The RNA shown here (Bacterial RNase P class A) has 398 nucleotides and comes from Rhizobium subbaraonis.
It matches the Rfam family "Bacterial RNase P class A". About the family: Ribonuclease P (RNase P) is a ubiquitous endoribonuclease, found in archaea, bacteria and eukarya as well as chloroplasts and mitochondria. It is annotated as a ribozyme.
It was read from a public genome assembly, where an Rfam model found it.
RNA sequence: CCAGUUGGCCGGGCAGCCGCCUUCCGCAAGCGCCGAAAGGCCGCGGGGGGAGGAAAGUCCGGGCUCCACGGAAACACGGUGCCGGAUAACGUCCGGCGGGGGCGACCCCAGGGAAAGUGCCACAGAGAGCAGACCGCCUUCGCAUGCGAGGGUAAGGGUGAAAGGGUGGGGUAAGAGCCCACCGCGGACAUGGCGACAUGGACGGCACGGCAAACCCCACCGGGAGCAAGACCGAAUAGGGAUGACGCGAGCGGCGCAAGCCGCUCAGCCCGUUUCCGGGCCGGUCAUCCGGGUGGGUUGCACGAGGCCGGGCGCAAGUCCGGUCCCAGAUGAAUGGCUGCCACGUUCCGGUUUCGGCCGGAGCCAUACAGAACCCGGCUUACAGGCCAACUGGCGUU
Numbered sequence: 001c002c003a004g005u006u007g008g009c010c011g012g013g014c015a016g017c018c019g020c021c022u023u024c025c026g027c028a029a030g031c032g033c034c035g036a037a038a039g040g041c042c043g044c045g046g047g048g049g050g051a052g053g054a055a056a057g058u059c060c061g062g063g064c065u066c067c068a069c070g071g072a073a074a075c076a077c078g079g080u081g082c083c084g085g086a087u088a089a090c091g092u093c094c095g096g097c098g099g100g101g102g103c104g105a106c107c108c109c110a111g112g113g114a115a116a117g118u119g120c121c122a123c124a125g126a127g128a129g130c131a132g133a134c135c136g137c138c139u140u141c142g143c144a145u146g147c148g149a150g151g152g153u154a155a156g157g158g159u160g161a162a163a164g165g166g167u168g169g170g171g172u173a174a175g176a177g178c179c180c181a182c183c184g185c186g187g188a189c190a191u192g193g194c195g196a197c198a199u200g201g202a203c204g205g206c207a208c209g210g211c212a213a214a215c216c217c218c219a220c221c222g223g224g225a226g227c228a229a230g231a232c233c234g235a236a237u238a239g240g241g242a243u244g245a246c247g248c249g250a251g252c253g254g255c256g257c258a259a260g261c262c263g264c265u266c267a268g269c270c271c272g273u274u275u276c277c278g279g280g281c282c283g284g285u286c287a288u289c290c291g292g293g294u295g296g297g298u299u300g301c302a303c304g305a306g307g308c309c310g311g312g313c314g315c316a317a318g319u320c321c322g323g324u325c326c327c328a329g330a331u332g333a334a335u336g337g338c339u340g341c342c343a344c345g346u347u348c349c350g351g352u353u354u355c356g357g358c359c360g361g362a363g364c365c366a367u368a369c370a371g372a373a374c375c376c377g378g379c380u381u382a383c384a385g386g387c388c389a390a391c392u393g394g395c396g397u398u
Stems, first nucleotide, its partner, number of pairs: 001394010012342007020050008030042001032041003052369001056380002059378005064226004069278007077222005082096005097111001098109004112217002117215002119211003134157002136153008165183006185204002189200004230299004240290007249266007268281003306325008345364008
């Protein structure tokens, strides 16, 4: 200097004028405006604050709110899937192990089980799971110069994504783990490691492939609905009518003249099913049609699993301690308009150059992706242009 990999950051700055939203302070404050009401709106001046790294997707996990169902177990359904750690938690993140890709830095993996069972591997091919002999090789017989029949074979060839280990040697009629060496595979042992696993020598049959993002088996986890949750205020009607279906329980005790009321037990019901335990509800429920009223306001609503800085521990993700700060809360939905200068980038012109670039002038320059709506931790997707750091490979110089 070129190419690449990984991580981080910015994605305009300054000033002025006018205009928005919110909060606080001071002044002003009326028989104001809107409204049925609750309530809201309106004036002047000043201080503070005012969109994102993804605010997007709504794919995960939670905080929070409500719900008569709750606890234990089993099944169903859903989710995750190597080991260890982090976290409020996760399907996230960190560090490892194993496998694959890459010269490398690095990147990728839907990573438990194929001997519990079932299923699939099209076509081609002789044969695709405890399969198989098409061509070929060896050999015997018959006929005669190449055919036919029988036996052996799976080393060579062909088909295929994949053909029952690979290379080399011995042996054989020809071959084959038939035998041997090395590699590979298998379980056991030893060593190291928390562990996934790794290493080592010996032994072994020399061998029943692949797919579980196929059904399945195993281990672990799992209430529902969601801020349009919920709370409060105000207002109004008709707690309406008709039809249909279901239901309109039992026993005991007490009070009472009675009508009836109270309590207990059993039955029935309680947002997957069953069992056990505990609890709640119990006189109306559901469907269709007709008809009436309301749909307004306040709150929830921002102090947080919060940000920033420093230090300790940890390989890291993170965690602990100290200091410091308060950084949007709209509700048809706020941050916009104008001007000047600077910067980045870009177009044109001119000059210069060691050809990397540099200087001057003019024009453009909010021109990337894109806008909170209860909040937070992630993941995924989109992104013009630019900056920084480390590492890898190559070339050159010293």